A computed fold for a 460-nucleotide part of an RNA from Candidatus Magasanikbacteria bacterium GW2011_GWC2_37_14, annotated as small-subunit ribosomal RNA, 3' major domain. Its Rfam family is "Bacterial small subunit ribosomal RNA". Rfam links the family to the GO terms ribosome and structural constituent of ribosome.

Context: one part of a larger RNA
RNA sequence: AGACGGGGACCCGCACAAGCGGAGGAUCAUGCGGUUUAAUUCGAUGGUACGCGGCGAACCUUACCUGGGCUCAACUACUAACUGCAAGCCUCUGGAAACAGAGGAUUCCUUAGAGGGUGUUAGAUAGGUGCUGCAUGGUUGCCGUCAGCUCGUGCCGUGAGGUGUACAGUUAAGUCUGGUAACGAGCGCAACCCCUAUGCUGUGUUAAAUGCACACAGCAGACUGCCUGUUUAAACAGGAGGAAGGCGGGGAUGACGUCAAAUCAGCAUGGCUCUUACGUCCAGGGCCACACGCAUGAUACAAUGGCCGGUACAGAGGGUUGCGAAGCCGUAAGGUGGAGCUAAUCCCAGAAAGCCGGUCUCAGUUCGGAUUGAGGGCUGCAACUCGUCCUCAUGAAGCUGGAUUCGCUAGUAAUUGCGCAUCAGAACGGCGCAGUGAAUACGUUCUCGGGUCUUGUACU
Numbered sequence: 001a002g003a004c005g006g007g008g009a010c011c012c013g014c015a016c017a018a019g020c021g022g023a024g025g026a027u028c029a030u031g032c033g034g035u036u037u038a039a040u041u042c043g044a045u046g047g048u049a050c051g052c053g054g055c056g057a058a059c060c061u062u063a064c065c066u067g068g069g070c071u072c073a074a075c076u077a078c079u080a081a082c083u084g085c086a087a088g089c090c091u092c093u094g095g096a097a098a099c100a101g102a103g104g105a106u107u108c109c110u111u112a113g114a115g116g117g118u119g120u121u122a123g124a125u126a127g128g129u130g131c132u133g134c135a136u137g138g139u140u141g142c143c144g145u146c147a148g149c150u151c152g153u154g155c156c157g158u159g160a161g162g163u164g165u166a167c168a169g170u171u172a173a174g175u176c177u178g179g180u181a182a183c184g185a186g187c188g189c190a191a192c193c194c195c196u197a198u199g200c201u202g203u204g205u206u207a208a209a210u211g212c213a214c215a216c217a218g219c220a221g222a223c224u225g226c227c228u229g230u231u232u233a234a235a236c237a238g239g240a241g242g243a244a245g246g247c248g249g250g251g252a253u254g255a256c257g258u259c260a261a262a263u264c265a266g267c268a269u270g271g272c273u274c275u276u277a278c279g280u281c282c283a284g285g286g287c288c289a290c291a292c293g294c295a296u297g298a299u300a301c302a303a304u305g306g307c308c309g310g311u312a313c314a315g316a317g318g319g320u321u322g323c324g325a326a327g328c329c330g331u332a333a334g335g336u337g338g339a340g341c342u343a344a345u346c347c348c349a350g351a352a353a354g355c356c357g358g359u360c361u362c363a364g365u366u367c368g369g370a371u372u373g374a375g376g377g378c379u380g381c382a383a384c385u386c387g388u389c390c391u392c393a394u395g396a397a398g399c400u401g402g403a404u405u406c407g408c409u410a411g412u413a414a415u416u417g418c419g420c421a422u423c424a425g426a427a428c429g430g431c432g433c434a435g436u437g438a439a440u441a442c443g444u445u446c447u448c449g450g451g452u453c454u455u456g457u458a459c460u
Base pairs, nucleotide, nucleotide: 001460002459003457004456005455007454008453009452010451011450012449013448015444016443019408020407021406022405023404026299027298028297029296030295031294032293033292034290035289042053043052064285065284066283067282068281069280070279073125078123079122080121081120082119085117089104090103091102092101093100094099108116109115110114127274128273130272131271132270136268137267138263139262140261141259143257148187149186150185151184152183153182154163155162156161167178168177169176193251194250195249196248198220199219200218201217202216203215204214223245226239227238228237229236230235301401305360306359307358308357309356310355311354317348318347319346322341323340327336328335329334367398372393373392374391375390376389377388378387414436415435416434417433418432419431420430
């Protein structure tokens, strides 16, 4: 100087408390461990792995396994020699295909030097999702959006170093003020950026009808500016006006560093290593197994509800290899149809909870929907392993969940649907969007994490 303390003082955070809703019990989905397997590819492992890489494994992907092929090779670029020659296409045979063999048509282009292309041979080379994240770049997580981390000069100390950055107030903040052997400065904080809440102006088709709304662009507005009180000041408490008040709400933004944290499988890359194979092509299988354990979710256990009928109101998105209307067929999934739309124009598109009426009357039920049987639809070369949807039948566990544990302070939690990315098809996940819309916070003793000062230490 640090680190640590079941030392002290002060302060903060959904950290506790006060509340609301969950998890832990059930079934299913997904991930992981384990086990199994020819293979169940690999990575991620306290917090900071486990709906994570994967924004989507039937083939492909695919890295794994089995089997069948190739060896200048699936791909890049080079040299030499040879080759008037193909490569590709069509047919046949073998085959699961890759590929191998046979036949056929066209039979290279030219500036006439040989060049280019193709093939063969040879060689340096290719190739590796093989190893090392403890050789690395880049990127990322956590502490933490915490308020800290430093420098120049000066001063103090033999020196390591200290001071500045401590103190009194104040703040979300090393924010600001006062004071001070310090005076200044940098990276952080804040502001500048974006969205949103109000008004005005301009413009406006596809929106609206001269208004409002909407869209786009710009401007104004909030600064403790005004008043009162406390105060030396900074600031704090209250008030006025105001759409908004003291950081208005949200986002982007992550200091010096820590964990030899994560990633050689996104990419790049040193070294090592394989080279008729650890490369590469193909078919099939596997990544989907299942005694079991864990994690994250979905659905429920019902009457603030289930079912039936009627009826109302969004926002944000996407669409030409696409979105696909009306009409017709089908109980439905869907089919047919093809209008319109390169989109404020047309379509996806019916929002759902809600409201009105009816029914059920507390039961393993008209709750709950797992599982299984049968029949169909769709995508796709192909749904057996292994997709999704519909209809009929079947109706399991489950009557609110032990110890323990998680999220959330306002348009939040809870609850209700909608959209998008990935994508041929395949969400209960992810990312967004709006509808309805709470309760509680006395307080900081305790738990956890953090900050400042100080103290002890046999630790560095």